[in-house]
RNA sequence: CUUGAAUAAAGGCAAACUCGCUGAAAGGCGGGGACGCAAAGCCACGGGUCUAAAGACGUAAGGUCAAUGACAGCCGGGUUGCCAAG
Numbered sequence: 001c002u003u004g005a006a007u008a009a010a011g012g013c014a015a016a017c018u019c020g021c022u023g024a025a026a027g028g029c030g031g032g033g034a035c036g037c038a039a040a041g042c043c044a045c046g047g048g049u050c051u052a053a054a055g056a057c058g059u060a061a062g063g064u065c066a067a068u069g070a071c072a073g074c075c076g077g078g079u080u081g082c083c084a085a086g
Stems, first nucleotide, its partner, number of pairs: 001086004012037002017032006035073001041079003045076003048071003055065003
């Protein structure tokens, strides 16, 4: 560097649900818990998805628009790395 993920070694992460904290919400963090994961490590760069506070529209609404908020366990991309084989 390439290929791979084997009931291998050493180990790792942790969905749903739940308790606490936090946040306008989506969500996040911590404890419990394991559906799964060979990058389920990291980065919102492209697409996508979620929320809709400020703001705008509206006579008004529980309405419409709205990302500067999120999701890396949606798909690409970037980047680092364990093990095995070559």